[in-house]
Context: one part of a larger RNA
RNA sequence: CUGGGCGUAAAGCGUGCGUAGGUGGUUAAUUAAGUCACAUGUGAAAGCCCAGGGCUCAACCUUGAACUGCAUUUGAAACUGAUUGACUAGAGUUUUGUAGAGGGUGGUAGAAUUCAGGUGUAGCGGUGAAAUGCGUAGAGAUCUGAAGGAAUACCAGUGGCGAAGGCGGCCACCUGGACAAAGACUGACACUGAGGCGCGAAGGCGUGGGUAGCAAACGGGAUUAGAUACCCCGGUAGUCCACGCAGUAAACGAUGUCUAUUAGAAGUUUGUGGCUAUAUGCCGUGGGUUUCAAAGCUAACGCAUUAAAUAGACCGCCUGGGGAGUACGGCCGCAAGGUUAAAACUC
Numbered sequence: 001c002u003g004g005g006c007g008u009a010a011a012g013c014g015u016g017c018g019u020a021g022g023u024g025g026u027u028a029a030u031u032a033a034g035u036c037a038c039a040u041g042u043g044a045a046a047g048c049c050c051a052g053g054g055c056u057c058a059a060c061c062u063u064g065a066a067c068u069g070c071a072u073u074u075g076a077a078a079c080u081g082a083u084u085g086a087c088u089a090g091a092g093u094u095u096u097g098u099a100g101a102g103g104g105u106g107g108u109a110g111a112a113u114u115c116a117g118g119u120g121u122a123g124c125g126g127u128g129a130a131a132u133g134c135g136u137a138g139a140g141a142u143c144u145g146a147a148g149g150a151a152u153a154c155c156a157g158u159g160g161c162g163a164a165g166g167c168g169g170c171c172a173c174c175u176g177g178a179c180a181a182a183g184a185c186u187g188a189c190a191c192u193g194a195g196g197c198g199c200g201a202a203g204g205c206g207u208g209g210g211u212a213g214c215a216a217a218c219g220g221g222a223u224u225a226g227a228u229a230c231c232c233c234g235g236u237a238g239u240c241c242a243c244g245c246a247g248u249a250a251a252c253g254a255u256g257u258c259u260a261u262u263a264g265a266a267g268u269u270u271g272u273g274g275c276u277a278u279a280u281g282c283c284g285u286g287g288g289u290u291u292c293a294a295a296g297c298u299a300a301c302g303c304a305u306u307a308a309a310u311a312g313a314c315c316g317c318c319u320g321g322g323g324a325g326u327a328c329g330g331c332c333g334c335a336a337g338g339u340u341a342a343a344a345c346u347c
Base pairs, nucleotide, nucleotide: 003319004318005317006316007301008300012315014199015198016197017196021192022191023190025087026086027085028084029083030082031081033080034079035076036075037074039072040071041070042069050064051063052062053061054060090189091186092185093184094183095181096180097179098178102175103174104173105172106171107170108169109152114146115145116144117143118142119141123134124133160167161166204245205244206243207242208241209240213239214238218234219233220232221231256314257313258312259311260310261309264292265291266290267289268288269287270286271285272284273283274282275281276279296303297302320347321346322345329340330339331338332337
């Protein structure tokens, strides 16, 4: 050392693709690298350990065994590996369909806000109450019109889609994935994945546009002991678009991915088959999603075929609190900063 863990106690990378590596379905033959067995050689002596013997015992001395290893030869062939061949249950291709806010580009619609003008007259707005603010230079209200940006009420749903972030008016084009039903085809082509590469909310940065509403900062009014806030009136970055950067979130199911096995019940969504013969029907069979619950698990809470149950493969991560996700160094970045990541000291 052969360890225990990761929903909430420390701990699952934000998420995918994928290199090396690790692991890998059924069957036959061959091989003999791993594996197993016999033999031989070697494993210096002393020491340790074990079994004897000798000094009256012991220390001490002495004999043997052992030295679990390595090498060589011969053999075995179940398992793993390798080679060759075959297979179809994994995986994939093809056909016909289905549902969907999946992604991208272009167009288009209505409501609302804002602004201008008409009518019209004294208030409007705002609050717990007020005031700042707007208004007799005509506001608010109402009618008409215009421009422009942003977002799409109802439908709307523990509804749908997507790897995650996320995605919501309507139309067209381009495009990814999922699922079902039957065949046919390929024939293990698979799983995971250190590095690596891509995507990645909001906020932020760069260049150029755009700016209706909202709104950090900022100004003012209140509140208050104070009020660098909460409330109110304004208001600039920003929010929007294009291109580039950034790379983080309670990026959460706080639950890595894949496979198999293990009672049920009720909804919901989306396919599909059959039956009676037509109903808001019944019986199956797939994919998703939600609630409850048995066994089992759990410290408990709870989880429970979408597992936190039972097993297997691979990766990531944890190892008392603070110091600290900090310092230093490296790498990345225009910067902000990100990432990797300690120690002294202290309890």

Predicted 3D model of a 347-nucleotide part of an RNA (small-subunit ribosomal RNA, central domain) from an uncultured Gammaproteobacteria bacterium. The RNAcentral record of the full RNA draws on Greengenes. Rfam family: Bacterial small subunit ribosomal RNA. Its mean pLDDT, the model's own confidence on a scale to 100, is 88.